[in-house]
Context: one part of a larger RNA
């Protein structure tokens, strides 16, 4: 000097990003226990008191009749009468309802799951899935109160407007449209014919090619559908102080954000402004709303209970600190 422990005057979080760490608390009995609440909880809430030994006093219970246990009352000793093990607590926000699950080996969470809710598909050789499969299997020895897929995520109150775009569903008149078929056309070849020759013409067949016309789904087209993917405006003016703008005008849009909530796990400007808490508060709580860029199952807003989640405040007690000191053991170090 390091490690693991122990103790500490006065103060008591002044430490620190943060009470991290360490204390406090802890057991049993008795008393007592608030807001809120889904009436179950909250709750071991909180907060108090007791704990050893003796009694041939009284009471109750059990008894193998020996005694044992408990209570009441009284008494005794010590500074100290639960060995070890064994919750500190309270107030107030955020998040997720909850128990559960997870990054084996830096993350346990507000992430995942969840019961509940909703949509979509599927009528049985089901849809869906595995498989090279007209095999086989799962689904299921199930049958729409079922199974599969997707989203949301207890419960309570709710879930607004928009179908123009994209997707999905429905429609079949018209346009477009493949393979295939195909009337007809053109070329090549050549039996033959013409020609003195060069060469020319050329049926059938074979072959190359063009091709009107016929031709499904799809797309175009017409509708529906947002708990499908998504989206949910701007400018100008206006009230008898000022300010503000119920109101008016105008442009654009498929429609212009409803109820709620709101400087928020979302607010850049920002330590917004006001109030509370502090002697002093970029955090925190309550409001305001000019929401850079909230908002309704990518759910909105509440909510008792729960939480090794996260913010703020207090109380108790503390070597976290003021400010370090002493001690034990193990290392390091010196000698051997």
């Nucleotide at each position: 000097c390091g490690g693991u422990c122990c103790u500490g005057a006065a103060g008591g979080a002044a430490c620190u990003a943060g009470g991290c760490a360490a204390u406090u608390u802890u057991u049993c009995c008795c008393c007592g226990u608030a807001a809120c609440u889904u009436a179950g909880g909250g709750a071991u809430a909180a907060g108090g008191g007791g704990a050893c030994c003796c009694u041939c006093g009284c009471c109750g219970g059990a008894u193998u009749c020996g005694u044992c246990c408990g209570g009441c009352a009284g008494g005794g000793c010590g500074c100290a009468g639960g060995a070890a093990g064994c919750g500190g607590c309270u107030c107030u926000g955020g998040g997720a309802a909850c128990u559960g699950u997870u990054u084996a080996u830096c993350a346990a969470a507000a992430a995942c799951a969840c019961a509940g809710u909703u949509c979509u598909g599927u009528g049985c050789u089901a849809a869906g899935u595995c498989g090279u499969a007209c095999a086989g299997a799962c689904g299921a020895c199930g049958u729409a109160u079922a199974c599969a897929g997707a989203a949301u995520g207890a419960c309570g109150c709710c879930u607004g407007c928009u179908c123009g775009g994209u997707g999905c569903c429905g429609g079949a008149a018209u346009g477009u449209u493949a393979a295939a078929g195909a009337a007809g056309g053109a070329g090549g070849u050549c039996a033959g014919c013409c020609g003195c020759a060069a060469g020319g013409c050329g049926a059938a067949g074979c072959u190359u090619u063009c091709g009107a016309c016929u031709g499904a789904a799809g797309c175009a087209c017409c509708g529906g559908u947002a708990a499908a993917c998504g989206g949910c405006g701007g400018c100008c003016g206006u009230a008898a102080c000022u300010a503000u703008g119920a109101c008016g005008g105008u442009c654009c849009u498929a429609a212009g954000g409803u109820a709620g909530c709101g400087a928020a796990a979302u607010u850049c400007c920002u330590u917004g402004u006001c109030g509370g808490g502090u002697a002093a508060g970029u955090u925190c709580c309550g409001a305001c709303g000019c929401g850079c860029a909230u908002g309704a199952a990518c759910g909105g807003c509440g909510u008792a209970a729960u939480c090794a989640c996260u913010g703020g405040a207090g109380u108790a007690g503390u070597g976290u600190c003021u400010c370090c000191a002493g001690g034990a053991c193990c290392g390091a170090c010196u000698c051997g």
A computed fold for a 336-nucleotide part of an RNA from a Phycisphaerae bacterium, annotated as large-subunit ribosomal RNA, domain IV.
Lineage of the source: Bacteria > Pseudomonadati > Planctomycetota > Phycisphaerae.
The full RNA is in RNAcentral, with records from ENA.
It matches the Rfam family "Bacterial large subunit ribosomal RNA". Gene Ontology terms of the family: ribosome and structural constituent of ribosome.